[in-house]
Context: one part of a larger RNA
Molecule: large-subunit ribosomal RNA, domain I
Organism: soil metagenome
RNA sequence: AGUUAAUGGUGGAUGCCUUGGCAGUAUAAGCCGAAGAAGGACGUCUGUAUAAGGACGAUAUCAUCGAUGAGCUCUUCAACAAGCAUUAUCAAUCGGUGGUUUCCGAAUGGGGCAACCCCAUUGUGCGAAAGUACAAUGACCCAGACUUUCAGUCGGGGGGGUAACCUGGUGAACCGAAACAUCCAAGUAACCAGAGGAAAAGAAAUCAACAGAGAUUCCGUCAGUAGCGGCGAGCGAAAUCGGAACAGUCUAAACCCCGCAUUUUGCGGGGGGUUGCGGGACUCACAAUACGACAGUAGUUUUUUAUAGGAGAAUGUUUUGGAAAAGACAACUAUAGAAGGUGAAAGUCCUGUAUCUAAAAUUAAAAACUACGUCCAGUGAGAUUCCCAAGUACCACGGGGCACGGCAAACCCUGUGGGAAGCAAGGGCGGUCACAGCUCUAAGACUAAAUACUUAUAUUGACCGAUAGUGAACUAGUACCGUGAGGGAAAGGUGAAAAGUCCCCCGGCGAGGGGAGUGAAAUAGUACCUGAAACCAUUAACUA
Numbered sequence: 001a002g003u004u005a006a007u008g009g010u011g012g013a014u015g016c017c018u019u020g021g022c023a024g025u026a027u028a029a030g031c032c033g034a035a036g037a038a039g040g041a042c043g044u045c046u047g048u049a050u051a052a053g054g055a056c057g058a059u060a061u062c063a064u065c066g067a068u069g070a071g072c073u074c075u076u077c078a079a080c081a082a083g084c085a086u087u088a089u090c091a092a093u094c095g096g097u098g099g100u101u102u103c104c105g106a107a108u109g110g111g112g113c114a115a116c117c118c119c120a121u122u123g124u125g126c127g128a129a130a131g132u133a134c135a136a137u138g139a140c141c142c143a144g145a146c147u148u149u150c151a152g153u154c155g156g157g158g159g160g161g162u163a164a165c166c167u168g169g170u171g172a173a174c175c176g177a178a179a180c181a182u183c184c185a186a187g188u189a190a191c192c193a194g195a196g197g198a199a200a201a202g203a204a205a206u207c208a209a210c211a212g213a214g215a216u217u218c219c220g221u222c223a224g225u226a227g228c229g230g231c232g233a234g235c236g237a238a239a240u241c242g243g244a245a246c247a248g249u250c251u252a253a254a255c256c257c258c259g260c261a262u263u264u265u266g267c268g269g270g271g272g273g274u275u276g277c278g279g280g281a282c283u284c285a286c287a288a289u290a291c292g293a294c295a296g297u298a299g300u301u302u303u304u305u306a307u308a309g310g311a312g313a314a315u316g317u318u319u320u321g322g323a324a325a326a327g328a329c330a331a332c333u334a335u336a337g338a339a340g341g342u343g344a345a346a347g348u349c350c351u352g353u354a355u356c357u358a359a360a361a362u363u364a365a366a367a368a369c370u371a372c373g374u375c376c377a378g379u380g381a382g383a384u385u386c387c388c389a390a391g392u393a394c395c396a397c398g399g400g401g402c403a404c405g406g407c408a409a410a411c412c413c414u415g416u417g418g419g420a421a422g423c424a425a426g427g428g429c430g431g432u433c434a435c436a437g438c439u440c441u442a443a444g445a446c447u448a449a450a451u452a453c454u455u456a457u458a459u460u461g462a463c464c465g466a467u468a469g470u471g472a473a474c475u476a477g478u479a480c481c482g483u484g485a486g487g488g489a490a491a492g493g494u495g496a497a498a499a500g501u502c503c504c505c506c507g508g509c510g511a512g513g514g515g516a517g518u519g520a521a522a523u524a525g526u527a528c529c530u531g532a533a534a535c536c537a538u539u540a541a542c543u544a
Stems, first nucleotide, its partner, number of pairs: 001543009015529001016493002020464002022461009031161002039104003042057004046081003051076003062098006071084003109118003119138008140158003144154003165196001166194005176183001180230001206213002217244004227235002248446003251389001255271006276423001278388004282382005292375003296372009306362002309357003315330005331348002333337001339351003394418008404430001425441005480487002500528001503515004
């Protein structure tokens, strides 16, 4: 020095555990903000007693109404002191409703290096006054009313925030095409604007195909089909059918009446009217003043719902053991044998569970009713006078959207230019024109539900179990890094119970250890469950 074995050290794998995560399902809820939000700063929460977390705001230990209640003065965090309370109108706790709510922040009296500084007006208190304290008011923009027409007054609205979902506007690149340019990625990401609890869409100038359907949205299917495509990579429908959910309405115009104004064209209000086997106005005749409808507002009643709660069955002995819930023996209960805890594994020990039950206050839903509000009133005939959404439809050129890349390219949108008909009318039926057929009525507006997302509660998992699962089971968006935008960790486990080692000894009045004691166990001693390997020693044996 090597090999082997034993015993240790180091190290923190593995096993077991779970406080935390992940993904669903069901139900409910869904915007906040000048009445000052979101988010913060600083304080308060008895003292010894800092810090972090949580709640609260100088009323920081508030009021009231219910529930519960013998203990309480938040947690980490034990102890003592000082208090509150002990059967209740009265501590603390839980829930409903109010009050208070410093300073910053849209921040809004002016300023400012956020949480600070300074001011004006009015009122009140003090003061001889100067002044000082407190309270209120004082930004800008928009429309409206009034008005002395003004930098006017008054009351109203806006501003900012928001994880995802939604609509609109602007709009990439990496990537793929095995290079790359059309193309793809993708109308994605990102940015901007706006809205709501959903949003958007929506009652046919729609589809279809000679048969018909009858607003929109979502799911399944059609179908990876028809198609599009340097016919490459790729992109990719629709009708139909089956479901979810269902709901339909109002204007403009013609015509009539009223008001205002004007030389004329007009403007405002009321009635009328709202569709395509065309409708309405107009004229005439008959009938009628009702029955109703509502998705509007307010309320009443009933039932149910949510936000605290309450009642809630049934076991003993013995053996082993540190400990019984285990074994043995003998019982009971079950509309409850879900689950968790308890010194090992408990239906009958605890919390619960099945089931039943409860609300002063606030809340939501449904149904019925009441009041107001809104809406709705026909039939026939005649006549062929009037109306039926214009810089619109459409065309040309240039773009864009449609699964469809100008393509044989219809259809939809529109930047520039041109520019109809008007019911004997007009659009569509995937080139165009003609004819025939079918179908619908643009150029005004509204509309619940089925759908998307998130949160809360309950519950589930052939989901994870501390290098996993959230970045975060722990002081986690913390420590730390960066001027900043931003980046971003590591870190769980003594024991049933601290019973956390009185006392003695060595040592530096150390660190650490040896006895002793606790405990079932201390090779469970807070560097604490288990304690693998690498690596380092000690002892023994063997060896060129």